[in-house]
């Protein structure tokens, strides 16, 4: 120096002047006025997980549905995060993976190909052994043919063809025999596990793929959502209680009382308009110090950091500057996941060049 990989900050600045949200004091205290402080983001987005919190439902357990899957770990939980395994890509730093079961069972495996799953045979090699044809004939022998019939080494389809490679076999082949590699079982040994091994023994090898195909195993999972719900409490429907009743009216009865209903005021309740919590002090943030490879934990000392509800955080001037990206809170956080101009700092890594 150039390439390149991983992490982390940052996201225009200052200064006036006009508003808009909250809040503290003050005038007044009806609501307004004055001053002061505070006032979007790493993503505030997408609502994809997860949890807090609030109602509503639940004895327990089964079936069903959904999800989630490799080990340990972290966490209030996660489908997220940290380390490890394996597999695959890159010389490397490093990336990326739904990454549990296919000897439990069902299904499916397009086109090409002979065959795609209790194998099969186009081209192809062989015809030992049986047949048939010559060598006069019969047995033997030699030669042919390529008929029964053997093979699966060689081509050739195919994403995938039933271990590979060598040698010994054979008619010709063949794990048919052996060696080595690979594979399955069985134990060793490391390792908390996944899992590894230049360990040992054992089978000639035991039947592709495919489970984001039904399905089997583990394990998690009640619904709804802040318009959740919770108090005040105008008015109106419909209840409930207590009191008045001189007289009426309907009902019950044959007819009188009596009783039941109609009426009146109070009061309880109800719960609309309206307002008030909920609402931001929280799995908060920040320095330090210990633990821990690391996610994070655990102490401490400091701080309060937006809270509207037609929804505030904008306009305007004047300056510099390298001339600004993506984008605007609506209960809260924990992650993912997508947008993002520029610019700043660091670990690693290949390669060159110098000494």
């Nucleotide at each position: 120096g150039a390439a390149g990989u991983c992490g982390g900050c940052u996201g225009g600045g200052c200064a006036g002047u006009c508003g808009c949200u909250g809040u503290g004091c003050c005038g007044u205290u009806g609501a307004c006025g004055g001053c002061g402080c505070a006032g979007a983001g790493g993503a505030a987005a997408g609502u994809c997980c997860g949890g807090g919190c609030u109602c509503c439902a639940u004895a327990g357990g089964g079936c069903g549905a959904g999800g989630u899957g490799c080990c340990a770990g972290g966490u209030a939980a996660c489908g997220c995060c940290u380390g490890g395994g394996c597999g695959g890509c890159g010389u490397g730093a490093g990336c990326c993976g739904a990454c549990g079961g296919a000897a439990a069972g069902u299904g499916c495996c397009g086109c090409a190909g002979a065959a795609a799953a209790c194998a099969g045979a186009c081209c192809g090699c062989c015809g030992a052994u049986g047949g048939c044809c010559c060598g006069a004939c019969a047995a033997g022998c030699g030669g042919g043919c390529g008929c029964a019939g053997g093979c699966a080494a060689g081509g050739g389809u195919g994403a995938a063809a039933a271990g590979g490679u060598g040698c010994g076999g054979u008619a010709a082949g063949a794990g048919c025999g052996c060696a080595c590699c690979g594979c399955g079982c069985g134990g060793g040994u490391g390792g908390u596990a996944a899992c590894a091994c230049u360990c040992c023994g054992u089978g000639g090898c035991a039947c592709g793929g495919u489970a984001a195909a039904c399905c089997c195993c583990a394990c998690c999972u009640g619904g709804a959502g802040c318009a959740a719900g919770a108090c005040c409490a105008a008015a109106u429907a419909g209840g409930g209680a207590a009191g008045c009743g001189a007289g009426c009216g309907u009902g019950u009865g044959g007819c009188c009382c009596g009783c039941a209903c109609g009426g009146c005021u109070u009061c309880c309740g109800g719960g609309u308009a309206g307002g008030u919590c909920g609402c931001u002090u929280g799995a908060g943030g920040u320095g330090c110090g210990c633990g821990g490879u690391g996610a994070c934990g655990c102490g401490u000392a400091c701080u309060c950091c937006a809270g509207a509800g037609g929804a505030a955080u904008g306009g305007c001037u004047g300056c510099c500057c390298u001339c600004g990206a993506c984008a605007g809170a609506a209960c809260c956080c924990g992650g993912c996941u997508u947008a993002u101009a520029g610019g700043c700092c660091g670990g690693c890594u290949u390669c060159c060049c110098g000494u």